[in-house]
């Protein structure tokens, strides 16, 4: 890197130092954030998605990963219907365990 399975309209900082102009996965159209400092790196607080530990009034947050502005930010592909919308699936990514 691929395969496979399961999940996503819930939750959780306007924190703090570098850093410096782009960010929201690729493409297309929208809509948002961004020198009153994005991306991204530490670190601190948290959250509890999954595994593993402890616990059995259903929970801790003790390891591993993840995550903490707008539903995967909305649609773009197919199906339906009450039709310029809405509903359901699919592709695509994302994260988890395994499996290579």
């Nucleotide at each position: 890197a691929c395969c496979u399975u399961a999940u996503g309209a819930a939750g959780a900082a306007c924190g703090a130092a570098g850093g410096g102009a782009a960010g929201g996965a690729a493409c297309g159209g929208g809509c948002c954030u961004g020198a009153u400092g994005a991306a991204c790196u530490u670190c601190u607080c948290g959250c509890a998605a999954c595994c593993g530990g402890c616990a059995u009034u259903c929970g801790c947050a003790c390891g591993g990963u993840g995550c903490g502005c707008c539903a995967u930010c909305c649609c773009g592909c197919a199906a339906g219907c009450a039709u310029c919308g809405c509903u359901u699936g699919a592709u695509a990514g994302a994260u988890a365990a395994g499996g290579g």

This is a predicted structure of a 100-nucleotide RNA (SAM riboswitch aptamer (S box leader)) from Savagea serpentis. The coordinates come from a structure-prediction model, not an experiment, and the mean pLDDT is 83.